[in-house]
Context: one part of a larger RNA
RNA sequence: GGUCCAUGGUGGAUGCCUUGGAGCUGUCCGGCGAAGAAGGGCGCGGUAAGCUGCGAAAAGCCUCGGGGAGGAGCAAACAUCCUUUGAUCCGGGGGUGCCCGAAUGGGGUAACCCAUGCGCCAGUAAUGGCGUAUAUCAUGCAGUGAAUCCAUAGCUGUAUGAGGCUAUACCUGGGGAACUGAACCAUCUAAGUACCCAGAGGAAAAGAAAUCAGAUAUGUUCCAGCCGAUCCGUUGGGUUGGCUGGAACGAGAUUCCCUGAGUAGCGGCGAGCGGAAGGGGAAGAGCCCAAACCGGUGAUGUUACGGCAUUGCCGGGGUUGUAGGGCGCUUAAUAACGGAUGUGAAUAUCUAGCGGAACAGUACAGGAAAGUCUGGCCAAAGUGGGUGAUAGCCCCGUAUGCGAAAGAUUGAAGCAUUUAUAGGCGUACCUGAGUACAGCGGGACACGAGAAAUCCUGCUGGAAUCUGGGUGGACCACCAUCCAAGGCUAAAUACGAGACAGCUACCGAUAGCGAACGAGUACCGUGAGGGAAGAGGUGAAAAGCACCCCGUGAGGGGAGUGAAAGAGAACCUGAAACCGUGGACCUACAAUUAGUCGGAGUCAGAUUUAAUCUGAUGACGGCGUGCCUUUUGUAGAAUGAGCCUGCGAGUUGUCAUAUCAUGCAAGGUUAAGGCAUUGUAGUGCCGGAGCCGGAGGGAAACCAAGUCUUAAAUGGGCGAUUGGAGUAUGGUGUGGCAGACCCGAAGCCGAGUGAUCUACCUAUGGCCAGGCUGAAGCUUUGGUAACACAAAGUGGAGGGCCGAACUCUAGUCCGUUGAAAAGGGCAGAGAUGAGCUGUGGGUAGGAGUGAAAGGCUAAACAAACUCGGAGAUAGCUGGUUCUCCCCGAAAUGGCUUUAGGGUCAGCGUCAUAUGUUUAAUAGCGGAGGUAGAGCACUGAUUAGGCUAGGGCCUGUCACAGGGUACCAAACUUAGUCAAACUCCGAAUGCCGCUAUUCCAGAAUAUGGCAGUGAGACUACGGGUGAUAAGAUUCGUGGUCGAGAGGGAAACAGCCCGGACCGUCAGCUAAGGUCCCUAAACUAUGCUAAGUGGAAAAGGAAGUAUAAUUGCCAAGACAGCCAGGAGGUUGGCUUAGAAGCAGCCAUCCCUUAAAAGAGUGCGUAAUAGCUCACUGGUCGAGUAAUGAUGCGCCGAUAAUGUAACGGGGCUAAGCAUAGUACCGAAGCUGCGGCUCAUUGGUUUUUAACCGAUGGGGGUAGGGGAGCAUUCUGUAAGCCUGAGAAGGUGUACCGGAAGGUAUGCUGGAGGUAUCAGAAGGGAGAAUGCAGGCAUGAGUAACGAAAAGGGAGGUGAGAUUCCUCCCCGCCGAAAGCCGAAGGUUUCCUGGGUAAAGUCAAUCUUCCCAGGGUGAGUCGGCCCCUAAGGCGAGGCCGAAAGGCGUAGCCGAUGGGAAACGGGUUAAUAUUCCCGUACAUCUGGUAAUUUCGAUGGAGUGACGCAUAGAGGGAGUCCCAGCCGGGCGAUGGUUGCCCCGGUUCAAGCGGUUAGGCGUUGAUCGUAAUUGGUAAAUCCGUUACGAGAGCUGAGCCGUGAAGAGGAGUGAACCUACGGGGGAUCGAAGAGGGAUAACUUGUCGUGCCAGGAAAUAACUUCUAAGGUUAGGUUAUCAGGUACCGUACCGCAAACCGACACAGGUAGGCGAGCAGAGCAUGCUAAGGCGCAC
Repeated sequence: GGUCCAUGGUGGAUGCCUUGGAGCUGUCCGGCGAAGAAGGGCGCGGUAAGCUGCGAAAAGCCUCGGGGAGGAGCAAACAUCCUUUGAUCCGGGGGUGCCCGAAUGGGGUAACCCAUGCGCCAGUAAUGGCGUAUAUCAUGCAGUGAAUCCAUAGCUGUAUGAGGCUAUACCUGGGGAACUGAACCAUCUAAGUACCCAGAGGAAAAGAAAUCAGAUAUGUUCCAGCCGAUCCGUUGGGUUGGCUGGAACGAGAUUCCCUGAGUAGCGGCGAGCGGAAGGGGAAGAGCCCAAACCGGUGAUGUUACGGCAUUGCCGGGGUUGUAGGGCGCUUAAUAACGGAUGUGAAUAUCUAGCGGAACAGUACAGGAAAGUCUGGCCAAAGUGGGUGAUAGCCCCGUAUGCGAAAGAUUGAAGCAUUUAUAGGCGUACCUGAGUACAGCGGGACACGAGAAAUCCUGCUGGAAUCUGGGUGGACCACCAUCCAAGGCUAAAUACGAGACAGCUACCGAUAGCGAACGAGUACCGUGAGGGAAGAGGUGAAAAGCACCCCGUGAGGGGAGUGAAAGAGAACCUGAAACCGUGGACCUACAAUUAGUCGGAGUCAGAUUUAAUCUGAUGACGGCGUGCCUUUUGUAGAAUGAGCCUGCGAGUUGUCAUAUCAUGCAAGGUUAAGGCAUUGUAGUGCCGGAGCCGGAGGGAAACCAAGUCUUAAAUGGGCGAUUGGAGUAUGGUGUGGCAGACCCGAAGCCGAGUGAUCUACCUAUGGCCAGGCUGAAGCUUUGGUAACACAAAGUGGAGGGCCGAACUCUAGUCCGUUGAAAAGGGCAGAGAUGAGCUGUGGGUAGGAGUGAAAGGCUAAACAAACUCGGAGAUAGCUGGUUCUCCCCGAAAUGGCUUUAGGGUCAGCGUCAUAUGUUUAAUAGCGGAGGUAGAGCACUGAUUAGGCUAGGGCCUGUCACAGGGUACCAAACUUAGUCAAACUCCGAAUGCCGCUAUUCCAGAAUAUGGCAGUGAGACUACGGGUGAUAAGAUUCGUGGUCGAGAGGGAAACAGCCCGGACCGUCAGCUAAGGUCCCUAAACUAUGCUAAGUGGAAAAGGAAGUAUAAUUGCCAAGACAGCCAGGAGGUUGGCUUAGAAGCAGCCAUCCCUUAAAAGAGUGCGUAAUAGCUCACUGGUCGAGUAAUGAUGCGCCGAUAAUGUAACGGGGCUAAGCAUAGUACCGAAGCUGCGGCUCAUUGGUUUUUAACCGAUGGGGGUAGGGGAGCAUUCUGUAAGCCUGAGAAGGUGUACCGGAAGGUAUGCUGGAGGUAUCAGAAGGGAGAAUGCAGGCAUGAGUAACGAAAAGGGAGGUGAGAUUCCUCCCCGCCGAAAGCCGAAGGUUUCCUGGGUAAAGUCAAUCUUCCCAGGGUGAGUCGGCCCCUAAGGCGAGGCCGAAAGGCGUAGCCGAUGGGAAACGGGUUAAUAUUCCCGUACAUCUGGUAAUUUCGAUGGAGUGACGCAUAGAGGGAGUCCCAGCCGGGCGAUGGUUGCCCCGGUUCAAGCGGUUAGGCGUUGAUCGUAAUUGGUAAAUCCGUUACGAGAGCUGAGCCGUGAAGAGGAGUGAACCUACGGGGGAUCGAAGAGGGAUAACUUGUCGUGCCAGGAAAUAACUUCUAAGGUUAGGUUAUCAGGUACCGUACCGCAAACCGACACAGGUAGGCGAGCAGAGCAUGCUAAGGCGCAC
């Protein structure tokens, strides 16, 4: 380390439970709100954080009822109270009800700020408190009242109403998408859906015909005739049925349901859309105006004053189509019933309640009885729940009966109000006008412009008037029917927030609502918006463990409680992953899908003493590459899964179709709805509308057992005929429509939310150390006629230069699970400008903004985010859950915007029918043009011959002719070729007939259901290619696919062979038989190469065999000996060329046995050595050629032999032959299961016994079962003597599974047969939770740094104290704004947080802490911008905007110094001031505004000057020191040397004689007035402002130092008391003079504020001003952090964050270096 067993931890599955959900039924109800809603904020308790309740009268107050003993909510404890004088509690009514919110006095950042009028209260008053009123719009009324006379608009007052909320679910109207479907897409669809908006009600809408229908009848009624039956009083009559014939007969508002009907129609006539009438039901209801006419009362015009005309209002009248009404004449009658509204007694109901039957046991066991047993009782009550297990009789209840002071609903009679009649004749007065209708453009109607009626209307035209008009699907005629252009109207219908009653073959904590629990919470987001999780469960009862022990604690061990503590609060049961502990066996020479088969040993148990059996382990051996998916094909190194547990996917509705079951059957069946019911979501009975079937044919009219075709069919098609089966419901299969098996897009559209990031714009503020350069202009000099020009000086320009802060980022390195979701280091760019920055605001989604990169618009932008349409769609990928039995494919063809998808066919399966029809073989009969062959055709083609034609040569040119080794037709001889040649021509295949065999999961037909339409290799026949490919593409087979087994070492496709199961039996196939490894020997050859056991062209005296041809005893071949010569150095060439550089000749010659004008070597050329050739010697074969078998060379690759599977083999290789054997899941034997067919028997829908045959299997079809949850069976049965669940064991079954039992558990479970499903998990990068692995690994967040001692404490690297060391020091110090919101201080604590520890903390607990007339806000004022009375515009929502209001980042009154707390101070205290308001007193006086005037009131750059606060420096002065070690009484060292506002005085400077200021006078101006301003005239003539300084404030404060009490850890802490000097010089960038000067162009806020002043109305006992005294000055903020551990970045995060102060030395400097004060050493 492995397997097994036992026992724990972790974890929270499973079982059981239910407080909570889900759905439905019924009744009620269907609103609340200016009398302040819904919803909130903040409060209220003795202690009080949350929920609940309530509102300053605050877990409650009053009253009327109920009720009757305890009570002060959840929610304990303590404290304190209430209650029979009736509490708590329940119900009716009432009171109170802070602030926000429509929010409504004005404003506003919701829960806040600020008012005004009147009344009351306190105060002299300022001021404060209480009550009440004060919004806007509409309408009515009244008053007032412009331009403009009357009038109107307007304004004012008053009364009434509205506003907002919700379940906004249902309803109506105004607007109105897209995805999607159409396999694309545009008309169309989705869909008038989603969504937005307006409005209403308990319902809404619709609604009393300018409607429909229109001709059907198989109906009803009547008549006549005939026939049948029956009765009577029988020439007849009555009743009834049938047949025939004839005649007559429309409906009557709307809405909803069933049907009609998926019909008629519409429709790129595609996808799809889709009526109406009629019929059956629910309900049922009808009315009123306008007008004519009459009357009344106004107005206007006109008048002859009699009226007339026009017109408004009121009342009567009147309301329709066979026309009606009016009017005139006339007739008859009637008023009583009825309808509507209001009021309304009783009754009934609702809002609290009351009564309400009946049991026991000394039993049993138990912790407990309701269980068991025994014996009773009640029942108009045996629904349900509780009680220590299961209760009719214990409790609450239940059946049944009763009940209301108060409020509500219902609502009879009566009363009140209101409403309604008929006829005739005449007359021609009325009967809805910019209407009907038409044209054009649209929309709605099922109906898409169509032949398009009908309805609506934007534009333009535009009637009739009862002798009229509309409609009847273009239109016209006839006919019929109805009367528009005004209005109202219950019920039947839709929905459900809420109350109550009840139900469920609904869920039971990953389920059920998102939410069983302090859930729309925590948390995320700027926001719209999103949105959880979980400890649900101790026990009957807390009896929740007194006491003891260990431990700092947490926790644990005893003891005790309890039935149980292994129920101890992390609490019922307590599975698995995962992590341990103990034991048995195995394991360190061994090699792997981990199993399986065989199997020794060891250990344990049982029976029994002989051994066997059982269990655990498993040495050793044989065989053996996971699962899923997707694929031609996966161990695959192709996909998916870390593991476990739970959840997780073909459902439901409807229609169609097939099949099965059941009912009825030439018929079958009801739908909506209704009725009945002791049973009430049930059942039964009605209901025949309608549907299907019963007849077909035809395009149809139409005809009909026929019909169509046709002029007509002896014809033909489709039917009828043999007789005939349907229909309704249910189950199952499949399809259509719906999300339709589940998960998954990128996207499209709608409505909203976002400019706290960022882009640009805008208003108002702020910032930029220091240094350099030196434009224009000017001055002077020179110069010019005058300019020009030049020089010097002055000057201080510039998108100028260098360079910090600040802003930015081209480069590089680091970082890349970061310190950081964009940074750090280094080095860079700009840095007075098109600069940077704060605060407030504006612009937005096909839109903004953009110095433009498709950049940016909240960490994401070629179209943001959120929610919705929505379950968009996905021909694509993935996943899809128990078992067994039978059969079993395809990867092909046609077509396809089609090629990885479909449809039809092919191939599968199931059912039914036929029954050998199929197939094979044989025979017979056919068609054919392939292989082959051939060259007869068509072409190609070699050589020869022959020979037209042509070329060339020749012929003196030409002609004629000749030649030709040129080209060459035809012909011919010989030889060839062809997919698109054939004079020929098979084999096989194909077709037909017959016969035989075969009985096959054969064939054919019809119907249901599929899958497949990616194929692969191999053999043969072809194409393409290169007669390449593991290539590609066809054909014919096979195998794989979907096929296991044996062989080929291993190896889908090759060879053998097709696995139902078992068997330690036998025989074989392919292939094998030396060992691995089952099985072998014999015989004859071959190979020598390890060939065998990889390969070509090519090469080779390898070897064996057969053959042919030479030479050879006349002596071959090989060796050895000898010769190998002469002409000649052949000629030419050459420097030379002599056999041998080259050229020519080489069949030249000679001598010879033989010898080349030479086969090689060689020389400069010769020479030399050889060969050919010849002789000798030797003595038998020798040489060549091709053929065949087996070998050899050719032969080179990458980790390692590695090209027999290894050892090894000379056979154990190869060839031939023979005989054995081995060898598979093949075949056989034996046993068993099952299916099909079939025979027999029996109690014949079944079983049994046989026979014959079958049983590999993916996609797929068919069949049969198992298990789970729930319902009935079940008030039954099992169960505390122990259910379910958990965990083991044994047994049974063919499987899914089942049964029994031990332990645990502690209360439920359920047979059987049926029924209903959220019904079976291993995979979906599935979802949730738990637990692993990596791993005790990386890391612990700036490299500014720590060390020592002491203290505390259980414990100290980290806490406290001290001493050293180090770091920052334009910061890493200090202040305050934004933001945060208690983090501040003190005491206590150490679980969690803190990247370690912790005694510590910014953590936890408790307590404490923020003090203002002067600081800031509030307040007054306005900017950008926002809102916006009236107003303008717009489908609605809404947009814009005047007056006005709001709105700081700007303008506006006033305080300083010191002291003090643990924590606050310009706030408290001390001292000294100032502003404003009110009153008193005194003096004085023209006051007075929403009006006038002034003022407020403004840029940038730059130069120089003054002052010198603060700060610093120097010397002086004061206090102290004199050296651990050489020097230090000195020009030595250390420290200190300080004070405000205010008040008074005064000054540099600035403005001012170009006139500060004042006086007088006059005014065409300032919208009225003015004494003011402005202007004008005259006169006088110096002031105004102002930093600083001086004095005072200050006889004060502070001050180094001194150091009392007290405490002490002996280091110190503490701070009472006392308290020196304090005079001078210098530097300086703050600030200020100064809103100055100069220069420049870009020309530099506003104000109904404040201040000064003027007058108007009006006032004069008021009011103003001055002085002084007294009083007032409210409310909010104020702690703490604030370059950061407290803000923004998820963090105690190397980032970001506006403004102010910012010391010393060196230095130009805020650079840089070192330091002070101060702060830190960066939490391992």
The part of an RNA shown here (large-subunit ribosomal RNA, half A) has 1724 nucleotides and comes from Spirochaeta sp. LUC14_002_19_P3. It matches the Rfam family "Bacterial large subunit ribosomal RNA". Gene Ontology terms of the family: structural constituent of ribosome and ribosome. NCBI's taxonomy places the organism under Bacteria, Spirochaetota, Spirochaetales, Spirochaetaceae, Spirochaeta. Model confidence (mean pLDDT): 81 of 100. The RNAcentral record of the full RNA draws on Rfam.